[in-house]
Molecule: transfer RNA
Organism: Planctomycetales bacterium
RNA sequence: GCGCCCGUAGCUCAGAGGAAGAGCGGCGGCCUUCUAAGCCGUUGGUCGGGGGUUCGACUCCCUCCGGGCGCGCCA
Numbered sequence: 001g002c003g004c005c006c007g008u009a010g011c012u013c014a015g016a017g018g019a020a021g022a023g024c025g026g027c028g029g030c031c032u033u034c035u036a037a038g039c040c041g042u043u044g045g046u047c048g049g050g051g052g053u054u055c056g057a058c059u060c061c062c063u064c065c066g067g068g069c070g071c072g073c074c075a
Base pairs, nucleotide, nucleotide: 001071002070003069004068005067006066007065010024011023012022013021018055025043026042027041028040029039030038048064049063050062051061052060
C1' cells in the first nucleotide's frame, strides 16, 4: 500500500430500513444474626466522527478515525 472483518449501555454481545435490547454490573429494597446466593424494583446509550440516499438510517453509499486478520512492497 491492497483486501476482508469489527466499532451499539461501565463490560460481553444481539438488533441489519419503520427507529434501542439482553446478560453481567451500578443503585434501592426484601430475605438473612451478618455476608454471599436468591427475589423485587430501578439505573442505564451523541449506535466511533463527518457527509450523502430516503418520507424515514444503528442498518444502505462515500470519506475519515480506531482495532483485528491476511497478502504485498522497501530495508